[in-house]
RNA sequence: GCAAUCCGUUAGAGGUGCUGUUGGUUAUCAACACCAACGGCUGAGAUCACACUCUUCGUACUUGAUCCGGAUAAUACCGGCGCAAGGAAACGUGAUGUCCUGUUA
Numbered sequence: 001g002c003a004a005u006c007c008g009u010u011a012g013a014g015g016u017g018c019u020g021u022u023g024g025u026u027a028u029c030a031a032c033a034c035c036a037a038c039g040g041c042u043g044a045g046a047u048c049a050c051a052c053u054c055u056u057c058g059u060a061c062u063u064g065a066u067c068c069g070g071a072u073a074a075u076a077c078c079g080g081c082g083c084a085a086g087g088a089a090a091c092g093u094g095a096u097g098u099c100c101u102g103u104u105a
Stems, first nucleotide, its partner, number of pairs: 001098002004096003007092004011055004017041009061086003067080004
């Protein structure tokens, strides 16, 4: 000096679903819906947490989508769609590597 990966700093982006029980709210017996607490499922994350993930070489996430197939108690659970259309960045040179130059042996 260079490249990649990792790390760090600052800044930015993003999601928060399904379900059981109990209690509560609304016009009422019930159901539905909504709220709260405690559990179960998947996941990095399922509620507020200065967490987690992602930031253009973009597998965070959104749209298409009340989509298609499979599985499940159920779900945005898994796969397809998908090299789709969108989508938020700069720096440090810290760690590792490599090349060049100089000096010494």
Description
A computed fold for a 105-nucleotide RNA from a Bradyrhizobiaceae bacterium, annotated as TPP riboswitch aptamer (THI element). Its Rfam family is "TPP riboswitch aptamer (THI element)". From the family's description: Vitamin B(1) in its active form thiamin pyrophosphate (TPP) is an essential coenzyme that is synthesised by coupling of pyrimidine and thiazole moieties in bacteria. Rfam links the family to the GO term thiamine pyrophosphate binding. Its mean pLDDT, the model's own confidence on a scale to 100, is 76.